[in-house]
Context: one part of a larger RNA
RNA sequence: CUGGGCGUAAAGGGCACGCAGGCGGCCUAUCCAGUCAGGUGUGAAAGCCCCGAGCUCAACUUGGGAACUGCACUUGAUACUGAUAGGCUAGAAAACGGAAGAGGGCAGUGGAAUUCCCAGUGUAGAGGUGAAAUUCGUAGAUAUUGGGAAGAACACCAGUGGCGAAAGCGGCUGCCUGGUCCGAUUUUGACGCUGAGGCGCGAAAGCGUGGGUAGCAAACAGGAUUAGAUACCCUGGUAGUCCACGCCGUAAACGAUGUAUGCUAGUUGUUGGGGGGAUGCCCCUCAGUGACGCCGCUAACGCAUUAAGCAUACCGCCUGGGAAGUACGGUCGCAAGAUUAAAACUC
Numbered sequence: 001c002u003g004g005g006c007g008u009a010a011a012g013g014g015c016a017c018g019c020a021g022g023c024g025g026c027c028u029a030u031c032c033a034g035u036c037a038g039g040u041g042u043g044a045a046a047g048c049c050c051c052g053a054g055c056u057c058a059a060c061u062u063g064g065g066a067a068c069u070g071c072a073c074u075u076g077a078u079a080c081u082g083a084u085a086g087g088c089u090a091g092a093a094a095a096c097g098g099a100a101g102a103g104g105g106c107a108g109u110g111g112a113a114u115u116c117c118c119a120g121u122g123u124a125g126a127g128g129u130g131a132a133a134u135u136c137g138u139a140g141a142u143a144u145u146g147g148g149a150a151g152a153a154c155a156c157c158a159g160u161g162g163c164g165a166a167a168g169c170g171g172c173u174g175c176c177u178g179g180u181c182c183g184a185u186u187u188u189g190a191c192g193c194u195g196a197g198g199c200g201c202g203a204a205a206g207c208g209u210g211g212g213u214a215g216c217a218a219a220c221a222g223g224a225u226u227a228g229a230u231a232c233c234c235u236g237g238u239a240g241u242c243c244a245c246g247c248c249g250u251a252a253a254c255g256a257u258g259u260a261u262g263c264u265a266g267u268u269g270u271u272g273g274g275g276g277g278a279u280g281c282c283c284c285u286c287a288g289u290g291a292c293g294c295c296g297c298u299a300a301c302g303c304a305u306u307a308a309g310c311a312u313a314c315c316g317c318c319u320g321g322g323a324a325g326u327a328c329g330g331u332c333g334c335a336a337g338a339u340u341a342a343a344a345c346u347c
Stems, first nucleotide, its partner, number of pairs: 004318003007301002012315001014201002017198001021194003025088007033081002035077008049065006091191001092188004096183004103177007110154001114150008125136002162169002206247006215241002220236004258314006266292012296303002320347003329340004
């Protein structure tokens, strides 16, 4: 190389966009590059293989043949691939009319709760736990009433509901903005799929600068528990959590299931459209999202039109365990570290 694989055994890149590359719908014509057939030349000799011969045999030597699967030239074939030209509409896209949505960004705004501050009432406890204590409170706490301030998060609605490529997105209003679905025709005419590199997005934590800080809370302090208790429980509490800008680039980034397309029984729920019949409802259909279940697949579990079935195209990845996702080197980063990624040795 060939081969076998990737839901759970090793293995799907966290996700998208996309250059190169690979692959690519239907019809016609031309060319004949790939492809196929014939011919010619070449493919040294030796060796290998086949049939013989010579040493008493064999090894060995030797004659002939075959082979040398290749290359070049040439004569043809034209289905397929390719190239060129022309055409088509079933893929793709656009125009039009509707629809749903926590999709994104910015600005504004609302109520509940919490904490703090001020004032009133009021008096000895409150808080916390398995039980306590640290803690707060006669300098008036806890409770309760009125007023004020601040920050963060949005109860109910809420739903195997919705939207988004993924990460993710939830009070309300406005502005800006992306995508999707459905219905009818019309338009373009293969404009498509995938995608090494590349580029962008990317939870939480963490980092830089400046703000902010109600609650919560690593670290830390104290109180308990305990043989000890660097914990679990309690009282406090700083980074952080929040905002702006810039980094980081990782997660059980999971459906542990790459993307796209076609085909292959059904039943039942639900979301968004459309059509029809009936009006306490039902049927058909498209797109999503769940449950169950044939064929088929699977080591089994299970999957099963949202496939892990049957196929095609392209990419990524795996190849015994440990050493190790480590060392070294490179690249990136302010750092933390990330990424690429071995070997000795050992079982």